The RNA shown here (transfer RNA) has 73 nucleotides and comes from Irineochytrium annulatum. Lineage of the source: Eukaryota > Opisthokonta > chytridiomyceta > Chytridiomycetes > Irineochytrium. The sequence is in RNAcentral, with records from ENA. The coordinates come from a structure-prediction model, not an experiment, and the mean pLDDT is 80. It matches the Rfam family "tRNA". By type it is a transfer RNA.

RNA sequence: GCCCGGUUAGCUCAAUUGGUAGAGCGUGCGCCUUUUAAGCGCAAGGUCGUGGGUUCGAUCCCCACAUUGGGCG
Numbered sequence: 001g002c003c004c005g006g007u008u009a010g011c012u013c014a015a016u017u018g019g020u021a022g023a024g025c026g027u028g029c030g031c032c033u034u035u036u037a038a039g040c041g042c043a044a045g046g047u048c049g050u051g052g053g054u055u056c057g058a059u060c061c062c063c064a065c066a067u068u069g070g071g072c073g
Base pairs, nucleotide, nucleotide: 001072002071003070004069005068006067007066010025011024012023013022019056027043028042029041030040031039049065050064051063052062053061
């Protein structure tokens, strides 16, 4: 330098033919228990990497950039 993939909640990851985003773990609170843990319930937590474009509407499609992993030279 060229090619391919990843970037979504604190962490690990989902979300398919474009219609305002979820799970597990973790955290907080409650129930239960003599207490802790376990178990059960509830809740908080997201400019969907950044900036543009297309569209009535973008996590999703297009472009550029950033970052990370792999391959080729």